Overview
Transfer RNA from a bacterium, 77 nucleotides, folded computationally. Rfam family: tRNA. Its family is annotated with triplet codon-amino acid adaptor activity in the Gene Ontology. By type it is a transfer RNA.

RNA sequence: GGGGUCGUGGCCUAGGGGUUUAAGGCGCCGGCCUGUCACGCCGGAGAUCGCGAGUUCAAAUCUCGUCGGCCCCGCCA
Repeated sequence: GGGGUCGUGGCCUAGGGGUUUAAGGCGCCGGCCUGUCACGCCGGAGAUCGCGAGUUCAAAUCUCGUCGGCCCCGCCA
């Protein structure tokens, strides 16, 4: 340099054009429970969906560019 693949709350994962407010688990916060903690139950906060542009009535989802991680191939030394 070329190709492939991935990037979504603090962490892990789902969602691959319209079900309206992006879902779940762990973690965090509050409440209930308890003599206390834990467990359990209820509730809550937390996601520019890597970034930019395009297509579309509508983009996390499709296209292009770009950045980063990983894998493969190639070139130089």